Predicted 3D model of a 75-nucleotide RNA (c-di-GMP-I-GGC riboswitch aptamer) from Arthrobacter sp. ISL-65.
[in-house]
RNA sequence: AUCGAUAAGGGCAAAGCCGGCGCGAGCCGGUGACGCAAAGCCACGGGGCCCCUUGGGUCAGCCGGGCUACCGAAC
Numbered sequence: 001a002u003c004g005a006u007a008a009g010g011g012c013a014a015a016g017c018c019g020g021c022g023c024g025a026g027c028c029g030g031u032g033a034c035g036c037a038a039a040g041c042c043a044c045g046g047g048g049c050c051c052c053u054u055g056g057g058u059c060a061g062c063c064g065g066g067c068u069a070c071c072g073a074a075c
Stems, first nucleotide, its partner, number of pairs: 003072002011036002016031006034061001040067003044064003047059005
């Protein structure tokens, strides 16, 4: 470097529910854990979704890509 364990210490938090914001997709906080080894960050390519549709948004927990990062058994 690659890789990812019935390892150690930790991390994140789907659906649902409550409150708030938004026309909406959806977002934020709380609760809650289905899952996640980048489920950390970025809309660059593809894709889904929404709308006040020459266009503008939204999703990074759909896939690819980029950047960054904890731990260290085996390969």

Model confidence (mean pLDDT): 90 of 100. The sequence was found by an Rfam model in a public genome assembly. The organism belongs to Arthrobacter, within Bacteria.